[in-house]
RNA sequence: GCCGACGUAGCUCAGUGGUAGAGCACCUGUCUUGUAAACAGGCGGUCAUCGGUUCAAAUCCGAUCGUCGGCU
Numbered sequence: 001g002c003c004g005a006c007g008u009a010g011c012u013c014a015g016u017g018g019u020a021g022a023g024c025a026c027c028u029g030u031c032u033u034g035u036a037a038a039c040a041g042g043c044g045g046u047c048a049u050c051g052g053u054u055c056a057a058a059u060c061c062g063a064u065c066g067u068c069g070g071c072u
Base pairs, nucleotide, nucleotide: 001071002070003069004068005067006066007065010024011023012022013021018055026042027041028040029039030038048064049063050062051061052060
């Protein structure tokens, strides 16, 4: 230099055009002499950034940034 994959909650990841979700973590409560575990509830998002398409974009298109891999 060229090619490809990925970027979504604090972490690991789903969601491939029509209300952004799960597990773990965190907080509160129940339980316990106390802690842990278990159970119930809650908090938490500029979907990397910008632009375009569309009635409607995390999702499709383009550019940029970042991470990883391959080729030379």

Source information: A computed fold for a 72-nucleotide RNA from Chloroflexi bacterium TSY, annotated as transfer RNA. The source organism's lineage runs through Bacteria, Bacillati and Chloroflexota. The sequence is in RNAcentral, with records from ENA. Its Rfam family is "tRNA". Rfam describes the family as follows. Transfer RNA (tRNA) molecules are approximately 80 nucleotides in length. The family's RNA type in Rfam is transfer RNA.